[in-house]
Background
This is a predicted structure of a 351-nucleotide part of an RNA (small-subunit ribosomal RNA, central domain) from an uncultured prokaryote.
Context: one part of a larger RNA
RNA sequence: UUGGGCGUAAAGCGCGCGCAGGCGGCCCGCCAAGUCAGAUGUGAAAUCCCUCGGCUCAACCGAGGACCUGCAUUUGAAACUGGUAGGCUAGAGUACAGGAGAGGGAAAUGGAAUUCCUAGUGUAGCGGUGAAAUGCGCAGAUAUUAGGAAGAACACCGGUGGCGAAGGCGGUUUCCUGGACUGUUACUGACGCUGAGGUGCGAAAGCUAGGGGAGCAAACAGGAUUAGAUACCCUGGUAGUCCUAGCCGUAAACGAUGGUCACUAGGUGUAGGGGGUUAUCAACUCCCCCUGUGCCGAAGCUAACGCAUUAAGUGACCCGCCUGGGGAGUACGGCCGCAAGGCUAAAACUC
Repeated sequence: UUGGGCGUAAAGCGCGCGCAGGCGGCCCGCCAAGUCAGAUGUGAAAUCCCUCGGCUCAACCGAGGACCUGCAUUUGAAACUGGUAGGCUAGAGUACAGGAGAGGGAAAUGGAAUUCCUAGUGUAGCGGUGAAAUGCGCAGAUAUUAGGAAGAACACCGGUGGCGAAGGCGGUUUCCUGGACUGUUACUGACGCUGAGGUGCGAAAGCUAGGGGAGCAAACAGGAUUAGAUACCCUGGUAGUCCUAGCCGUAAACGAUGGUCACUAGGUGUAGGGGGUUAUCAACUCCCCCUGUGCCGAAGCUAACGCAUUAAGUGACCCGCCUGGGGAGUACGGCCGCAAGGCUAAAACUC
């Protein structure tokens, strides 16, 4: 192992793509594997159950019946599942017409700020803190003006706004490129959903090689604080942070909520698109539809908190996962990695 569960109690793989497998729309014909019905054979006896009988009763024993829920053969049925042939368009997809977007990749470019360098003005302080000191400064700092250099990040717009499967994405322009949405007809005709393995993507930190290095800043040094202060505060400061190529593969990778489909009161904001109304056009107004994103809330659910058409409600299908705490996400083995380590994953013992 049945069962019951997985927002917060243990439990949804970080996220895609997808082989096998599982599951799968409407109509009609055929087949009869599953399914259902009948018949035949078999299903030893004893036991169990029912009835009757024998020991004075019972246990026990005898007889009869039933049962043996099964299997095989055969004859049928055709609603459902399956197979096969044909058809359909409501699922799915394609074409066409549109508008939206920090979706991705590459190249170019802009201004503010910061630091540094040069020159001018200018003089004794600057900086920093709870207060100080280390530090910088008469070899002219801080401040201010002009010029130059470098790297990194993009103020305002900016928004419970947008885009992306997730990680994530924000100056501007160009090129290449993915997806979603709306609308109308036309086309294909179930081509679908999920997805063990597999495979790809995957923040930060870290690693390898080569560049780059302004600011920030693990480590480190110094100054303070303190009983101490291997910290919090201050002055410095190296890896790193940035780029190119390659690894790593983790996270409170969170909505702590797997994916798809259907159904089940509403109200109110917001983003993209469409339709209608106001005699016509246009901007408004009002109403409606689709898609996304928030808030509030009925039924229902929930241990409660809360969730509530973006469900944690009501159902269906598929996958993953949980099964007392510690030991332990550890040991051992295997696979992966340059390493750091990752993935898989126990037991003794103990409460």
It matches the Rfam family "Bacterial small subunit ribosomal RNA". Its mean pLDDT, the model's own confidence on a scale to 100, is 88.